[in-house]
Context: one part of a larger RNA
C1' cells in the first nucleotide's frame, strides 16, 4: 500500500447497487413456509332468506365439509455438525434403474369380491381405539387375449389394462343409453431425453515426541443378494493384503468454480452468487414409492420441554419472520402471487416465507450535493507581534445570479405477456358440433407505487466532519503544566522558554465520512 460478512470512537444530506448471527449443529412462544383435483368415486351440511296449516317447504347446494382415489409432499428453502473419504476436483469406464415429458409398435375384451366415509353400538379425561351393518369408483383381485417382453433344460412355459370429458346425421334403445367421432386417460413394449446409482487412474491440510496395521482381513469356490459389478452377506479352502513413495493413529477442515492480495510465481481464504457433498433435537431402523432410508412422514430407544382426570398423550425454526441465551457483533414477527419459476388441474384457478418488492443499518462500492461570481475600507473579533505590524483573510459583510439534492404543486412510462371473448383460416371429422392451431378485433390483469422520469412554487435557502502537525511523514506558534499530568507505531517526549503532554490561534491531510483495533497478502 491493497483488502475484510468487520467491531469500537467521533460525526452524519441525498440516491444507486449491493450485503447483513462469523459466536451457542443452543433452547424455542406465536404466526405462516405443500398442496392440488368433482373431468377419477361414493356421500353430503350449517347459518341466513322467502312461504307455512307452525308439522314443515323451498332456496341456500349437489356448495361448505370431511372420506376412498391419483399426483405432488425425494422439488424448492436452510445450515456445514460430522467427513481427510471416490467426499469433492478432473479423465475415464461398464454391470444398472429412470415418475413427469418426446417418438414409434400393439392392445384397452368379460367378470367378481371388498374397505373407508355413512348408520349403530362400545371404551378413553384427551390423543385415540373396538365391534356390527350398508356402499362407490381410473381402489383391489381372478379370466381372456399377447405384436414387442421375460423365463428356459429350446421341448416349452410366464405375464396387462380403466375409464373420464365434450359434440353429434342416420340406425337400436329398457330413454339410462348403445353407436360414431374429438380429446384426455390405461396396458405391454422399443428408442431418446432427463435425472440418478455404481466402479477406476490422478491431485485434494499438520503431525514419526504416532512403526508397525489388517481375521470378513486379502484372494478363491458355492449359495444368497441388489436395479446392477464386488466379501456385499454366509458356508468352506487357502494366508494373503497395506506400510518411509509414510500404513494405523492422533488433531484440524464440508470440497469446487472462485475470492483477497502479488509484477509474477507464491501465499492466504472458501461470505454473498454458482455446481457436488452431508445433516435436520441426539442413536437406530425400515415401510411407500419410479425416486427417500424421507426438514415440516412412520417405528423403536434417549435427553429436553408441554399436557393430563396419573391410566396415558404432545412436541421437534440448521424454512421465513421473531424470543431468550452467547457475543465486540449482524435487520421486520412487512405486502403480493403483478412478473420467473415450481406442485396438482382438460382449464378456470388454488397453493408457494421459492421468488419479486417493500422496511432496517454509512455494513461496503459508485455518483451527487452542503452553492455560484464579484467584493480591500484588506471591517470588527481572535491569535501573534521587535507594538511599526503580521496572520485569520476574497474569507466575512456587501452587491449579483443560480436552485442540483430534499421541500411542494401537477403530470406520468416500462416491467403485460397471457388468460378469457368474438371473427376468419387450415387441421381433425359422416359433419357447417365439438376440440386443435395462427391470424385480426375486442375486454381487462401492477405488490412494488404518492415508481422512474417530466413538471410548478419558494429562497442560499434544509446539508462538514475527523483524525494529524518532532522525525520516518504533508502541516508552527503561543499560553499552561514542570521526570508530574500525560503522549507513544518505532526512535523517543516531559526534571521551568516542551513545535512531541493538555488548551488555543494558525496549518496539512482525507471527507459523509474520518480515526482506531482485529485479520490477510
Nucleotide at each position: 500500500g491493497a483488502u475484510u460478512g468487520a467491531a469500537c470512537g467521533c460525526u452524519g444530506g441525498c440516491g444507486g447497487c449491493a450485503g447483513g448471527c462469523c459466536u451457542a449443529a443452543c433452547a424455542c412462544a406465536u404466526g405462516c413456509a405443500a398442496g392440488u383435483c368433482g373431468a377419477g368415486c361414493g356421500u353430503g351440511a350449517a347459518a341466513g332468506c322467502a312461504c307455512u296449516u307452525c308439522g314443515g317447504u323451498g332456496u341456500g347446494a349437489g356448495u361448505a365439509g370431511a372420506g376412498c382415489g391419483g399426483c405432488g409432499g425425494a422439488c424448492g428453502g436452510g445450515u456445514g455438525a460430522g467427513u481427510a473419504a471416490c467426499g469433492c476436483g478432473u479423465a475415464g469406464a461398464a454391470a444398472u434403474c429412470u415418475a413427469c415429458c418426446u417418438a414409434g409398435u400393439a392392445g384397452u375384451g368379460g367378470g367378481g369380491g371388498a374397505c373407508a366415509a355413512c348408520c349403530u353400538g362400545g371404551u378413553g379425561a384427551a390423543a385415540a381405539c373396538c365391534a356390527g351393518g350398508c356402499u362407490a369408483a381410473u381402489a383391489c383381485c381372478g379370466c381372456a387375449u399377447a405384436c414387442g417382453u421375460c423365463c428356459u433344460a429350446c421341448g416349452g412355459g410366464a405375464g396387462a389394462a380403466a375409464g373420464c370429458a365434450g359434440g353429434g346425421g342416420a340406425c337400436c334403445u329398457u330413454c339410462g343409453g348403445g353407436c360414431c367421432u374429438u380429446g384426455c386417460g390405461c396396458u405391454a413394449u422399443u428408442a431418446g431425453a432427463u435425472g440418478a446409482g455404481u466402479c477406476u487412474g490422478c491431485g485434494u491440510u499438520g503431525g514419526a515426541u504416532u512403526a508397525g496395521c489388517u481375521a470378513g482381513u486379502u484372494g478363491g469356490u458355492a449359495g444368497g443378494g441388489u436395479a446392477a459389478a464386488a466379501g456385499c452377506c454366509u458356508a468352506c479352502c487357502a494366508a494373503g493384503g497395506c506400510g518411509a513413495c509414510g500404513a494405523u493413529c492422533c488433531a484440524u477442515a464440508g470440497c469446487u468454480g472462485g475470492u483477497c492480495u502479488g509484477a509474477g510465481a507464491g501465499g492466504a481464504c472458501g461470505a454473498u452468487c454458482a455446481g457436488c457433498c452431508a445433516c435436520a433435537c441426539u442413536g437406530g431402523a425400515a415401510c411407500u414409492g419410479a425416486g427417500a432410508c424421507a426438514c415440516g412422514g412412520u417405528c423403536c430407544a434417549g435427553a429436553c420441554u408441554c399436557c393430563u382426570a396419573c391410566g396415558g398423550g404432545a412436541g421437534g425454526c440448521a424454512g421465513c419472520a421473531g424470543u431468550g441465551g452467547g457475543g465486540a457483533a449482524u435487520a421486520u414477527u412487512g405486502c403480493a402471487c403483478a412478473a420467473u419459476g415450481g406442485g396438482c388441474g382438460a382449464a378456470a384457478g388454488c397453493c408457494u416465507g421459492a421468488u419479486g418488492c417493500a422496511g432496517c443499518c454509512a455494513u461496503g462500492c459508485c455518483g451527487c450535493g452542503u452553492g455560484u461570481g464579484u467584493g480591500a475600507a484588506g471591517a470588527a473579533g481572535g491569535c501573534u507581534c521587535u507594538a511599526g505590524g503580521g496572520u485569520u483573510g476574497u474569507a466575512a459583510a456587501g452587491c449579483a445570479c443560480u436552485u442540483u439534492c430534499a421541500a411542494u404543486u401537477g403530470g406520468g412510462a416500462g416491467g403485460a405477456a397471457a388468460a378469457g371473448u368474438u371473427a376468419a383460416a387450415g387441421g381433425u371429422u359422416a359433419a357447417u358440433a365439438a376440440c386443435c392451431u395462427u391470424u385480426a378485433g375486442c375486454c381487462u390483469u401492477g405488490a412494488c407505487g404518492u415508481u422512474a422520469c417530466c413538471u410548478u412554487u419558494a429562497g442560499a435557502a434544509g446539508a462538514a466532519g475527523c483524525a494529524c502537525c518532532g522525525g520516518c511523514u504533508a502541516a508552527c506558534u503561543c499560553c499552561g503544566u514542570g521526570c508530574c499530568a500525560g503522549c507513544a507505531g518505532c526512535c523517543a517526549c516531559g526534571g521551568u522558554a516542551a513545535u512531541a503532554c493538555g488548551g488555543a490561534g494558525g496549518g496539512u491531510g482525507c471527507a459523509a465520512g474520518c480515526g482506531u483495533u482485529a485479520a490477510u497478502c